Predicted 3D model of a 122-nucleotide RNA (FMN riboswitch aptamer (RFN element)).
[in-house]
RNA sequence: AACUAUCUUUGGGGAAUGGUGAAAUUCCAUACCGGCGGUACAGUCCGCGACUCCCGUUUUGCGGGAUUGAGCAGGUGAAAUUCCUGCACCGACGGUUAAAGUCCGGAUGAGAAAAGAUGCUG
Numbered sequence: 001a002a003c004u005a006u007c008u009u010u011g012g013g014g015a016a017u018g019g020u021g022a023a024a025u026u027c028c029a030u031a032c033c034g035g036c037g038g039u040a041c042a043g044u045c046c047g048c049g050a051c052u053c054c055c056g057u058u059u060u061g062c063g064g065g066a067u068u069g070a071g072c073a074g075g076u077g078a079a080a081u082u083c084c085u086g087c088a089c090c091g092a093c094g095g096u097u098a099a100a101g102u103c104c105g106g107a108u109g110a111g112a113a114a115a116g117a118u119g120c121u122g
Stems, first nucleotide, its partner, number of pairs: 002121001004119007016030004031102002033091002035048004043089002052066006071087005093105003
C1' cells in the first nucleotide's frame, strides 16, 4: 500500500406565531426539515437504503421480486439540474374529538453506508 475475513462503534431532521372551529402541531396564512454513495459541494441528476405490497421458506428470521416523490430560469466557471441569485416543487404505513413530511406508534427496531481494530497475503 492493496486484498480478503472477522469484529467493534457510528448511522434521520423538522410545527414557531396567528386564523376558523365543539374538536386541528392534521385545514388556512406564514414557518421549519432534508438518510447513504457517485458527480464541481445535490431533498428534486444517476444509483442505493428505508417504508409499503407480493411470493417462497427450515417462521417472526432469512431469501427473492414489485412499487418507490419532487426543478426550472439566469449568473460565475475548464467543469455545477450540485455553488450564487430568483421563483417553484416533493415527502411511506397505522393512529387521531378534524384530513399529518413536522404529533403518537411499529422503532431501545432495521438499514444504505462511514470510521476503526485484529488477522492473512504480497